[in-house]
């Protein structure tokens, strides 16, 4: 210089002029609400964007969170309010490395699946070949054998012998892979050493087995106020204290409740304000503070939208960045660039897209 991989910051900044929108303290008007006006703060992101997870808050609700069912999550040990997230390990895979992946509990509970090809893909079998026999020989038959070929992703664990008509875990050395039983390291997941036993597979991101967790709905939750209409109409349906109805998505139960409880169907009425609503698991700085790390603790300091048909914007100037021209030194013009827009709040993931900076890795090139 080139490819690459891992992190970290920005998304103009600062003053002034008007214009919007909350908030606080005034003044005026007003039956009140409301309206007018002044001052002062103060007003959209790193993803504010998916709605995927995970809680907080609310209801169901007088109420167990109890049985099934359904969902979810799967290696170990931390973090946190919680999570499928984060942090650090282990194994196993990609990669020449720096990393970076991982839907990671069982196939020895059981049932499915592996297309074509090939003799055979879960009771494994015999296509070529190789040995024997019958034959002069061949061609055929008949026994043998799974070492050689062949076909596939994948065929009787691998490599060497010893043996044998010819071969073969048959037998023997030395090793793979599953299981296991003892010792040693480890908090564990797992690691090493050593015996013993099996060996023809893969698949649970196929039904399934285990082990753990877990009610439901959601700010269009939910609560006040006011007002307005039809306390309208039609079916069906016990007369029983349970062998009836009804109860948070369902099922069984426990419990509560009711005696026209209650189920369907048809019409009408309102759809207006107000609260919920922003002080938070908040946010900055330091810390000779603990921890490998994520984090957890401390002092110190701030208060930074709450609209609601839905405010947050526009002008000017300086400074800082880019760009382009031009050039001794200077300077002239432009533009503020991408992806995008709060709507109950918050951890986090994924996604889009722009600049700048740092470590570490791999080729090359010159000293």
């Nucleotide at each position: 210089a080139a490819a690459g991989u891992a992190g970290g910051a920005g998304a103009a900044a600062c003053a002034g002029u008007c214009a919007c929108g909350c908030u606080u303290c005034g003044a005026a008007u007003u039956c009140a609400u409301a309206u007018u006006u002044g001052a002062a703060g103060u007003g959209a992101g790193g993803a504010a964007a998916g709605u995927c997870c995970g809680a907080a808050c609310u209801c169901c609700a007088c109420a167990g969170a109890a049985u099934c069912a359904g969902g979810g999550c799967g290696c170990c040990c931390g973090g946190u309010a919680a999570c499928a997230c984060c942090g650090g390990g282990g194994c196993g895979g990609a990669g020449u490395g720096a990393u970076c992946c991982g839907a990671c509990g069982g196939a020895a509970a059981g049932u499915g699946c592996c297309g074509c090809a090939g003799a055979a893909a879960c009771u494994a079998u015999a296509c070529c070949g190789c040995c024997c026999g019958c034959c002069a020989a061949a061609a055929g038959c008949g026994g043998g054998u799974a070492a050689g070929g062949g076909u596939g992703a994948a065929a009787a664990c691998g490599u060497a012998g010893u043996g044998u008509a010819a071969g073969a875990g048959a037998c023997u050395a030395c090793g793979a892979u599953c299981g296991u039983g003892u010792c040693c390291g480890g908090a564990g997941a797992c690691g090493g050493a050593u015996g013993c036993g099996a060996u023809g597979g893969g698949u649970a991101a196929a039904c399934c087995c285990c082990g753990c967790c877990u009610g439901g709905a959601g700010c269009a939750a939910g609560g006040c106020c006011a007002a307005a209409u039809a306390g309208a109409g039609g079916a069906a349906g016990a007369g029983g204290a349970g062998u009836u109805g009804a109860u948070u998505c369902g099922c069984u139960c426990c419990g509560u409740u009711a005696u026209c409880a209650u189920u369907c169907c048809u019409g009408g009425g309102u759809a207006g304000g107000c609260c919920g609503c922003u002080u938070g698991a908040g946010c900055a700085a330091c810390c000779a503070g603990g921890g490998u790390a994520a984090c957890c603790g401390g002092u110190u300091g701030c208060c930074c939208a709450g609209a609601c048909a839905a405010a947050u914007g526009a002008c000017u100037g300086u400074u800082g960045g880019c760009u382009u021209c031009a050039u001794u030194u200077u300077g002239a013009a432009g533009c503020u660039u991408a992806c995008a827009g709060a709507a109950u709040u918050c951890g986090g993931c994924u996604u889009a897209u722009u600049u700048c900076c740092u470590g570490c890795u791999u080729u090359c090139c010159a000293a």
Molecule: Bacterial RNase P class A
Organism: Candidatus Zixiibacteriota bacterium